Predicted 3D model of a 75-nucleotide RNA (c-di-GMP-I riboswitch aptamer) from a Planctomycetota bacterium.

């Protein structure tokens, strides 16, 4: 050094739940908050979920798989 992997320090994300807002909804945004989280970074063109005025449009990447992309270095 890189692959696996995942101890510590640093620094990093933020569930649920309440406030504001956007929305027909699933949900999305913004502050509060912390259950977690080594990719709890980004991708919805795969399979799951799940919503609507439904066979079509849509939401969830914190359901999985897969694809880019990253920080730290103990065994």
């Nucleotide at each position: 050094u890189g692959a696996u992997c995942g101890a510590a320090a640093a620094g990093g994300c933020a569930a649920a739940c309440c406030c504001g807002u956007c929305g027909c909804g699933a949900g999305g945004c913004g502050g509060g908050g912390a259950c977690g989280c080594a990719a709890a970074g980004c991708c919805g063109a795969g399979g799951g979920c799940c919503u609507c005025u439904a066979u079509g449009a849509g939401g969830c990447g914190g359901c999985c798989g897969g694809g880019c992309u990253g920080c730290c270095g103990a065994a």

The source organism's lineage runs through Bacteria, Pseudomonadati and Planctomycetota. The coordinates come from a structure-prediction model, not an experiment, and the mean pLDDT is 84.